Source information: The RNA shown here (SAM riboswitch aptamer (S box leader)) has 117 nucleotides and comes from a soil metagenome. The sequence is in RNAcentral, with records from MGnify. Of the family's consensus pairs, 97% are formed in the model.
[in-house]
């Protein structure tokens, strides 16, 4: 830089010794012990594996047939990921509801994360 996803789901011990939840505003967590490292165990099914054939499509092929994509089911050994709060909420845009600029709801959007090119 594309593309899919984020209202599910899953925590314990050890070191460590004050922060952290991305950033702002807001609300929360934390000495009953945060970061951040080890270690064990979990949770998901992205990539990768396994299988299936009743479909599409694409490729060479004369046919039969193959094979890649897509689909659809499976496991958890492999490479990542993750295991407070929906990405903890919210911001901009645009609909509705309401006398409203407040607030409720609802779509898109930025930002982030993550995984695979």
């Nucleotide at each position: 830089c594309u593309u899919a996803u984020c209202c599910a789901g899953a925590a314990a011990g050890g070191u460590g010794g004050a922060g952290g939840g991305a950033a702002a505003g807001g609300c929360c967590c934390u000495u009953c012990g945060a970061a951040a490292c080890c270690u064990u165990a979990g949770c998901a099914a992205c990539c990768g594996c396994u299988c299936c054939g009743u479909g599409g499509c694409u490729u060479a092929g004369g046919a039969a047939g193959a094979a890649g994509c897509c689909g659809g089911a499976g496991a958890a050994u492999g490479g990542u990921g993750c295991u407070a709060a929906u990405u903890c909420c919210u911001g901009g845009u645009c609909c509705g509801g309401a006398a409203a600029u407040a607030c409720c709801g609802g779509a898109c959007g930025a930002a982030g994360a993550u995984a695979a090119g």